[in-house]
RNA sequence: GCCACCUUAGCUCAGUUGGUAGAGCAAUGCACUCGUAACGCAUAGGUCCGCGGUUCAAUCCCGCGAGGUGGCU
Numbered sequence: 001g002c003c004a005c006c007u008u009a010g011c012u013c014a015g016u017u018g019g020u021a022g023a024g025c026a027a028u029g030c031a032c033u034c035g036u037a038a039c040g041c042a043u044a045g046g047u048c049c050g051c052g053g054u055u056c057a058a059u060c061c062c063g064c065g066a067g068g069u070g071g072c073u
Base pairs, nucleotide, nucleotide: 001072002071003070004069005068006067007066010025011024012023013022019056027043028042029041030040049065050064051063052062053061
């Protein structure tokens, strides 16, 4: 220098022929217990990396950037 892939909740990751985004763990509260943990129930938590374009509508499609991983030279 070129190519491919990834970026979504605090962490690890799903997801959508384009139509108001989810799980597990973690956090908080409640219940249970003599008490703690575990188990159970509930709650909160997201500018879906940024900008622009297409569209009635973009996390999803297209372009340009940023960061990361791998490969080639």
Predicted 3D model of a 73-nucleotide RNA (transfer RNA) from a Patescibacteria group bacterium. Rfam family: tRNA. Rfam classes the family as a transfer RNA. The sequence was found in a public genome assembly. Model confidence (mean pLDDT): 81 of 100. Lineage of the source: Bacteria > Bacteria candidate phyla.